[in-house]
Context: one part of a larger RNA
RNA sequence: UGACGGGGGCCCGCACAAGCGGUGGAGCAUGUGGUUUAAUUCGAAGCAACGCGCAGAACCUUACCAGGGCUUGAAUGUAGAGGCUGCAAGCAGACCGCAAGGGACCUCUAACACAGGUGCUGCAUGGCUGUCGUCAGCUCGUGUCGUGAGAUGUUGGGUUAAGUCCCGCAACGAGCGCAACCCCUAUCUUUAGUUGCCAUCAGGUUGGGCUGGGCACUCUAGAGAGACUGCCGGUGACAAGCCGGAGGAAGGUGGGGAUGACGUCAAGUCCUCAUGGCCCUUAUGUCCUGGGCUACACACGUGCUACAAUGGCGGUGACAGUGGGAAGCUAGGUGGUGACACCAUGCUGAUCUCUAAAAGCCGUCUCAGUUCGGAUUGCACUCUGCAACUCGAGUGCAUGAAGGUGGAAUCGCUAGUAAUCGCGGAUCAGCAUGCCGCGGUGAAUACGUUCCCGGGCCUUGUACA
Numbered sequence: 001u002g003a004c005g006g007g008g009g010c011c012c013g014c015a016c017a018a019g020c021g022g023u024g025g026a027g028c029a030u031g032u033g034g035u036u037u038a039a040u041u042c043g044a045a046g047c048a049a050c051g052c053g054c055a056g057a058a059c060c061u062u063a064c065c066a067g068g069g070c071u072u073g074a075a076u077g078u079a080g081a082g083g084c085u086g087c088a089a090g091c092a093g094a095c096c097g098c099a100a101g102g103g104a105c106c107u108c109u110a111a112c113a114c115a116g117g118u119g120c121u122g123c124a125u126g127g128c129u130g131u132c133g134u135c136a137g138c139u140c141g142u143g144u145c146g147u148g149a150g151a152u153g154u155u156g157g158g159u160u161a162a163g164u165c166c167c168g169c170a171a172c173g174a175g176c177g178c179a180a181c182c183c184c185u186a187u188c189u190u191u192a193g194u195u196g197c198c199a200u201c202a203g204g205u206u207g208g209g210c211u212g213g214g215c216a217c218u219c220u221a222g223a224g225a226g227a228c229u230g231c232c233g234g235u236g237a238c239a240a241g242c243c244g245g246a247g248g249a250a251g252g253u254g255g256g257g258a259u260g261a262c263g264u265c266a267a268g269u270c271c272u273c274a275u276g277g278c279c280c281u282u283a284u285g286u287c288c289u290g291g292g293c294u295a296c297a298c299a300c301g302u303g304c305u306a307c308a309a310u311g312g313c314g315g316u317g318a319c320a321g322u323g324g325g326a327a328g329c330u331a332g333g334u335g336g337u338g339a340c341a342c343c344a345u346g347c348u349g350a351u352c353u354c355u356a357a358a359a360g361c362c363g364u365c366u367c368a369g370u371u372c373g374g375a376u377u378g379c380a381c382u383c384u385g386c387a388a389c390u391c392g393a394g395u396g397c398a399u400g401a402a403g404g405u406g407g408a409a410u411c412g413c414u415a416g417u418a419a420u421c422g423c424g425g426a427u428c429a430g431c432a433u434g435c436c437g438c439g440g441u442g443a444a445u446a447c448g449u450u451c452c453c454g455g456g457c458c459u460u461g462u463a464c465a
Stems, first nucleotide, its partner, number of pairs: 001465002003462003007459007015449002019413005026305008034296002042053002064291007073114001076113003079109005084093003095102002116280002119278003125274002127269003130265001132263001137176006143152003156167003182257004187225007196215003201212003228251001231245005307406001311365006323354003328347002332343004372403001377398007419441007
């Protein structure tokens, strides 16, 4: 100087507390361990591995296994040989040359230089990433102090979300961080008015902004305004600030995002990519067929669905937003109980289309393993695709398991949040309970900081570095 302490002081965080909903019990989905296997490819390992790499393993992917094949191999270079080729015609085949030809291009052959390696080392590395942590810290120049390591500044008194600001001070300044500048959102003005909108006027319809017309409103998307402790009162040290109020769509960082300092963990990744070294070279390379990654006494993580009446079922029935769409999204009609099929229409999309559910209203069920719950299994089908046996998703009929709110323990969340309801997208032929987004309905609680966990500053002890 640090680190540590079941030392002290001050402070913060869904850290506890106060609440709401979960996990841990059941079935299933998914990942992992283990076991099994010819193979069940590899990596990830407390937080920070385990719905993670994988934004989608039937073949492919694929790296694994079994069997079979190839050996200059998919590429570049050198040498040799051959050729006009595509095409109905037309036309095209760099360039030099009148032409021949050179050259280019294509095919084949041989030899060698080489290729190739998801082989090893993330403890040789780059790059990228996680984590402490969006925590408020980490440093430097000059000066001063100290023999020196170092100290000071950065400590102190207040204050803040903040090393934020004020005051003081042997310090004075500065840098990386904080904040602001950037994006979305909340209000208004203005510009613009189609594909959007319809208040006024006219026409028409079965009920439609349907038509003329209009741009007022909504909206769209450009430019501006607006919030700054600016104003008032109190408090404070005449400060920074704090408390209350006014006005305001919004008030003290308005809400959300992007943004991650010096560093730590020899953290993760040689299987994205790049790369040193090592290793393989008729194989550790490469191609094909089939299998495996989907196994299953078991254990754990993360989820979905439930155990019901704030509910199930039947009928009726209103209202979104983000996004996607041409080998695509599909209106409408017809057939089918249905998955879906056939015909057909619009849309290269503010135009067409995918496109709501919970809620509400009426009826029924009356507390049961039930009209709860849907696992499992049988039969019959639909769709995608060369191909659904291992091993896809969906539909109909039948079947109707466990489960009556879950021990010790443990997780998330402070407001348009939790909870709950559906919708879209990427990947994708097909396959979503996962992931990333979107809107609908919409709570409870916070006395407080003693305690648990993590962190910041000062100080103290130390046989630790």